[in-house]
RNA sequence: GGCCUUAUCGUCUAGUGGCCUAGGACAUCGCCUUCUCAAGGCGGGAACAUGGGUUCGAUUCCCAUUAAGGCUA
Numbered sequence: 001g002g003c004c005u006u007a008u009c010g011u012c013u014a015g016u017g018g019c020c021u022a023g024g025a026c027a028u029c030g031c032c033u034u035c036u037c038a039a040g041g042c043g044g045g046a047a048c049a050u051g052g053g054u055u056c057g058a059u060u061c062c063c064a065u066u067a068a069g070g071c072u073a
Base pairs, nucleotide, nucleotide: 001072002071003070004069005068006067007066010026011025012024013023018056028044029043030042031041032040049065050064051063052062053061
């Protein structure tokens, strides 16, 4: 250099055109329980890498860029 794969809450991940106001686990915050802590219960906040395109509608499909990984000369 060429080709391929991946990118979603703080972390790990589900979702693959409309039912999405994006779900779950851990973490975090609040409340309850407890003499206190831990454990447990209930609740809250928190995410689609960036820019275009297709479409009535895009997290999902296409292109480019960025980042990470792999194969190859």

The RNA shown here (transfer RNA) has 73 nucleotides and comes from Candidatus Harrisonbacteria bacterium RIFCSPHIGHO2_02_FULL_42_16. It matches the Rfam family "tRNA". Rfam classes the family as a transfer RNA.